This is a predicted structure of a 387-nucleotide RNA (Bacterial RNase P class A) from a soil metagenome.
RNA sequence: GAGUCGGCCAGGCGGCCGCGUACGGGCCCGCUCCGCGAGCGGUGAUCCGUCCGAGGAACGUCCGGACUCCGUAGGGCAGGGUGCUGGGUAACGCCCAGUCGGGGUGACCCGCAGGAAAGUGCAACAGAGAGCAGACCGCCGAUGGCGACGGUCACUCGGACCGGUCGCACAGGCAAGGGUGAAACGGUGCGGUAAGAGCGCACCAGCAUCCGGGGUGACCCGGAUGGCUAUGUAAACCCCACCCGGAGCAAGGCCGAGCAGGGAGAGGGUGGCCCGCCCGAUCACUCCCGGGUAGGCCGCUGGAGCCGUCGGGUAACCGCCGGCCGAGAUGGAUGGCCGCCACCGGGCCGCAAGGCCCGGGACAGAAUCCGGCGUACAGGCCGACUC
Numbered sequence: 001g002a003g004u005c006g007g008c009c010a011g012g013c014g015g016c017c018g019c020g021u022a023c024g025g026g027c028c029c030g031c032u033c034c035g036c037g038a039g040c041g042g043u044g045a046u047c048c049g050u051c052c053g054a055g056g057a058a059c060g061u062c063c064g065g066a067c068u069c070c071g072u073a074g075g076g077c078a079g080g081g082u083g084c085u086g087g088g089u090a091a092c093g094c095c096c097a098g099u100c101g102g103g104g105u106g107a108c109c110c111g112c113a114g115g116a117a118a119g120u121g122c123a124a125c126a127g128a129g130a131g132c133a134g135a136c137c138g139c140c141g142a143u144g145g146c147g148a149c150g151g152u153c154a155c156u157c158g159g160a161c162c163g164g165u166c167g168c169a170c171a172g173g174c175a176a177g178g179g180u181g182a183a184a185c186g187g188u189g190c191g192g193u194a195a196g197a198g199c200g201c202a203c204c205a206g207c208a209u210c211c212g213g214g215g216u217g218a219c220c221c222g223g224a225u226g227g228c229u230a231u232g233u234a235a236a237c238c239c240c241a242c243c244c245g246g247a248g249c250a251a252g253g254c255c256g257a258g259c260a261g262g263g264a265g266a267g268g269g270u271g272g273c274c275c276g277c278c279c280g281a282u283c284a285c286u287c288c289c290g291g292g293u294a295g296g297c298c299g300c301u302g303g304a305g306c307c308g309u310c311g312g313g314u315a316a317c318c319g320c321c322g323g324c325c326g327a328g329a330u331g332g333a334u335g336g337c338c339g340c341c342a343c344c345g346g347g348c349c350g351c352a353a354g355g356c357c358c359g360g361g362a363c364a365g366a367a368u369c370c371g372g373c374g375u376a377c378a379g380g381c382c383g384a385c386u387c
Stems, first nucleotide, its partner, number of pairs: 001387009011341007019053002022050005027044001028042006055363001059374002062372005067248004079244005084098005099113001100111004114239002119237002121233003136178002138174003143171002145168005150162004186204006205229001207226008252298004261289005267279004305324004310319003343360007
């Protein structure tokens, strides 16, 4: 100088004004008591004081739980999710440690990483051929065929024969080389052959089975045997293993006016009175019942909590002890201004130390609560490590 990993902060202090909860007090209102006044209660858009008052992501609402209601004997099907191994956890698709594969000189980083020799499907374009494949160029043409030449036999002509030579490339053989492709049915070498080929052999890679060793395990190391070789795709169906009931704090619970409704009493007439009978059944009054509405209260914030010592563990994390309390609104509070200091950027002055002036400070904000993941973010600090 370039980089990798981990952790932390998210300006500080003071003044003034403002907002919200809780608590205390004042004022006000209601009730009780004969009452000065006291007691109890209340809420108020009111006043004063005290304490406290957003985040590392409060965000996205993508996973997992607590809690609540509904459903539910238990099991299965369907559907959904997860997917190397071991551990952590309330749980997880999260975290830690490892294995394997890939990338980087390295610190280190990345991986939706089960099964393709259960079955089915698909493999575009190019290419001759793409799944128990195929022959375009090419190589060969041993064998058969055709032709030329030669030889032998027989001979009147016609001919017959050949482990003969050369040619053609017709039948046919091959898959080494070229070419296509993401992928062409192991790689290198020797032998072999007409040319070739796991056709044979040696070594290497890989596969299956078995054995030995290490590891909790994924897996690793070594050996033997086998057939010579098995394509890819499961973020395609599918198979295997494991997990999952649904809805969500507008969950849900309690209280509950007014009005409507139901019941009882009470009304008027007859009559001396009662019973009885008749009218009225509606307004007004009293009491009781009453589902739900407005509204209020609870749920609501002290919790898988935070900090510190020690101990266990490689670590995630766990345990013991001690200390601390850090928002709880619902027309939804948590803000604004000023000064000083610190930080960053620019300009001017100065040899320099430094001084002066101007400007800037992100992303974003609780709404039942936790554990994660993902995303956004001005600027700054610390530690370890690599080249």

Rfam family: Bacterial RNase P class A. Rfam classes the family as a ribozyme.